[in-house]
Context: one part of a larger RNA
RNA sequence: CACGGCUAAGGAACUAGGCAAAAUGACCCCGUAACUUAGGGAGAAGGGGAGCCUGCAGCAAUGCAGGCCGCAGAGAAAUGAUCCAGGCGACUGUUUAUCAAAAACACAGGGCUCUGCUAAAUCGAAAGAUGACGUAUAGGGCCUGACACCUGCCCGGUGCCGGAAGGUUAAGUGGGGAUGUUAUCGCAAGAGAAGCAUUGAAAUGAAGCCCCGGUAAACGGCGGCCGUAACUAUAACGGUCCUAAGGUAGCGAAAUUCCUUGUCGGGUAAGUUCCGACCUGCACGAAUGGUGUAACGAUCUGGAUACUGUCUCGGCCGUGAGCUCG
Numbered sequence: 001c002a003c004g005g006c007u008a009a010g011g012a013a014c015u016a017g018g019c020a021a022a023a024u025g026a027c028c029c030c031g032u033a034a035c036u037u038a039g040g041g042a043g044a045a046g047g048g049g050a051g052c053c054u055g056c057a058g059c060a061a062u063g064c065a066g067g068c069c070g071c072a073g074a075g076a077a078a079u080g081a082u083c084c085a086g087g088c089g090a091c092u093g094u095u096u097a098u099c100a101a102a103a104a105c106a107c108a109g110g111g112c113u114c115u116g117c118u119a120a121a122u123c124g125a126a127a128g129a130u131g132a133c134g135u136a137u138a139g140g141g142c143c144u145g146a147c148a149c150c151u152g153c154c155c156g157g158u159g160c161c162g163g164a165a166g167g168u169u170a171a172g173u174g175g176g177g178a179u180g181u182u183a184u185c186g187c188a189a190g191a192g193a194a195g196c197a198u199u200g201a202a203a204u205g206a207a208g209c210c211c212c213g214g215u216a217a218a219c220g221g222c223g224g225c226c227g228u229a230a231c232u233a234u235a236a237c238g239g240u241c242c243u244a245a246g247g248u249a250g251c252g253a254a255a256u257u258c259c260u261u262g263u264c265g266g267g268u269a270a271g272u273u274c275c276g277a278c279c280u281g282c283a284c285g286a287a288u289g290g291u292g293u294a295a296c297g298a299u300c301u302g303g304a305u306a307c308u309g310u311c312u313c314g315g316c317c318g319u320g321a322g323c324u325c326g
Stems, first nucleotide, its partner, number of pairs: 001320007009312002013310001018307001027049004035040001037146001051068007069073001081305007088297002093105002109144007121130003147292004152222003157219002159215005166210003172204002177199005184191002223241005250284001251281001262278005
């Protein structure tokens, strides 16, 4: 040093934190709260019992009565600690094989959207296959995530859907014209048919975009300043500017609050944590879901009882390693 056992008095004073250890413990009897989705919670909690001998009852299991022994009777081993309050996630499940098991993922349930079958979607130059030997009570994609109560306003931007009048717009079609060449004309300068080449105007020409509507459980967004009530304070009220619209219900110093250890109350002798409120929300907010919620959790946070070498503060013993000697 490692592992194991014991330890006066105290009992978490230890520590980031009761980490570790101790404690509880199977079985039988009594008894059992809030809350609740009426199933649960619950083994809640909290008490009591247990060995052996004799007798009685009984077919027996077993029960009752009396007695006996020990420090100790579930005589060893194995074998729940419990309660209160809060956050998150409904739950059982899944995950970073080898530092993360969770509040992350999934989930049943909810919604939007695509798809009429040779379906959409996906793999594949293709053949073909999956979807599916299915057929909209089906299949794909996206979001949310049991349940309860709910889910407000904005379509200006972006996306998607619908529209087709007008504007713009490709190849193609089209071919006015222009240029080269030269038969011919001309004294020359020059002009110049047909053909062959080169080039090419107008006109025509789809989707898309512009445009017109719809759509937010599509991506997303959801204001500022000034004044005002007969104490003061505050502002139901008014004015003004801007916007597509200015955050509704609910919640709120929160897994979100910078200032901040906000303020008040509770708990403690003493509390940057915790719980309940307040609202001044730096910078909550409604399926990027909002607020609750019984049950559940090797989850996170605070408190309490029991218990203890975690500690005050150490000590002793056993086994092993190491060290010294050989």
The part of an RNA shown here (large-subunit ribosomal RNA, domain IV) has 326 nucleotides and comes from Maribellus sp. CM-23. Rfam family: Bacterial large subunit ribosomal RNA. The source organism's lineage runs through Bacteria, Pseudomonadati, Bacteroidota, Prolixibacteraceae and Maribellus. The coordinates come from a structure-prediction model, not an experiment, and the mean pLDDT is 89.